[in-house]
Context: one part of a larger RNA
RNA sequence: CGCAGGAAUCUUGAAGAGAUGUUUCCUUAGUACGAGAGGAUUGGGAAGCACUGACCUCUGGUGUACCGGUUGUGGCGCUAGCUGCACCGCCGGGUAGCUAAGUCGGGAAAGGAUAACCGCUGAAAGCAUCUAAGCGGGAAGCCCGCUCUGAGAUGAGGAUUCCAUGGACUUUGUGUCCGAGAGAACCCAGACAGACUAUCUGGUUGAUAGGCCGGGUGUGUAAGUGACGAAAUUCAUUUAGCUAACCGGUACUAACGUUCGAUUA
Numbered sequence: 001c002g003c004a005g006g007a008a009u010c011u012u013g014a015a016g017a018g019a020u021g022u023u024u025c026c027u028u029a030g031u032a033c034g035a036g037a038g039g040a041u042u043g044g045g046a047a048g049c050a051c052u053g054a055c056c057u058c059u060g061g062u063g064u065a066c067c068g069g070u071u072g073u074g075g076c077g078c079u080a081g082c083u084g085c086a087c088c089g090c091c092g093g094g095u096a097g098c099u100a101a102g103u104c105g106g107g108a109a110a111g112g113a114u115a116a117c118c119g120c121u122g123a124a125a126g127c128a129u130c131u132a133a134g135c136g137g138g139a140a141g142c143c144c145g146c147u148c149u150g151a152g153a154u155g156a157g158g159a160u161u162c163c164a165u166g167g168a169c170u171u172u173g174u175g176u177c178c179g180a181g182a183g184a185a186c187c188c189a190g191a192c193a194g195a196c197u198a199u200c201u202g203g204u205u206g207a208u209a210g211g212c213c214g215g216g217u218g219u220g221u222a223a224g225u226g227a228c229g230a231a232a233u234u235c236a237u238u239u240a241g242c243u244a245a246c247c248g249g250u251a252c253u254a255a256c257g258u259u260c261g262a263u264u265a
Base pairs, nucleotide, nucleotide: 001152005163006162007161008160009159010158011157015149016148017147018146021049022048023047024046025045026044027043033038051106052105053104054103055102059100060099061098062097066093067092068091069090070089071086072085073084074083075082076081111143112142117137118136119135120134166178167177168176169175183260184259185258186257187203188202189201190200191199208254209253210252211250212249213248214247215246218242219241224237225236226235227234
C1' cells in the first nucleotide's frame, strides 16, 4: 500500500514445514509342527537404545552483583576493625537465571487408496482362467490422523462486538474551517520478550521499574563487650550478622507529555 467505511477480539484452513526409528525380555508355550535336534504364527504385557520437544521439583554444573576462611603487600596516624592489588589473589559454599549428565513427554491407534502377491464371479475359447466387464484382501511405503506456520490463499475468506453521519462558511465542488470520535500510535516506566525491530506488562482511576518493609534462600555464629588463660586461642551474648536476580506488600522516587484517526451519506 492492498483486501471499496473505520476499528478490536476470536477463528476457518488452501498451501508449506516437521515427525515417521529400532532392540530385548515375559507370557500365550516348551504349545502347534517335528522321529529327534529344535521350535513358531498370532494375541497380551514390560523394559531399553538412538533421535526429539518442553521444563528446572529432584541430582548436579555455572553463578567475576551473595556469605565465609586465608597468604603476601599497600592504605585508613597506631591497636582493633575495614579496604585496594595480586587470574574473582587463592580456597569452601551458593539465590535467581541459564543449563545436562537431571525430570516429564513423543513416534501410536483408527481410517482411505494401493504395490508385489492372494482371491471371488467370469467369458473371449461349451473346458480352463484373479481380468477382458465387474467385485474383494493386501506393506515399515502413499493420503490422512499428530505438531508448527499459515487469508498478499490479490481466489485477499468467516464470526462477534464497538464507532459515525454535528456546527459555521460556501464559488454548491468528492469544497473550507471547527467540534466529536471506536480505536491506534509517538513518547515514557519496564520484562516471563529481545541483535535492531517486534512481542508482552504498565503509564497516577497506577504496583511498570527503583527504593523501603516483611518473608524466603544462601552463608555459618558478625562487630562490640564480658569471662577463663602467661599467651595463642576458646567460651558467652548468638541458629548470630550479612544476604543478588526470588515471593508478598507499600505511591517515597520516576511513568512528563503529544499526535493520528472513518464515503461525517

Predicted 3D model of a 265-nucleotide part of an RNA (large-subunit ribosomal RNA, domain VI) from a Sedimentisphaerales bacterium. Rfam family: Bacterial large subunit ribosomal RNA. It was read from a public genome assembly. The prediction has a mean pLDDT of 85.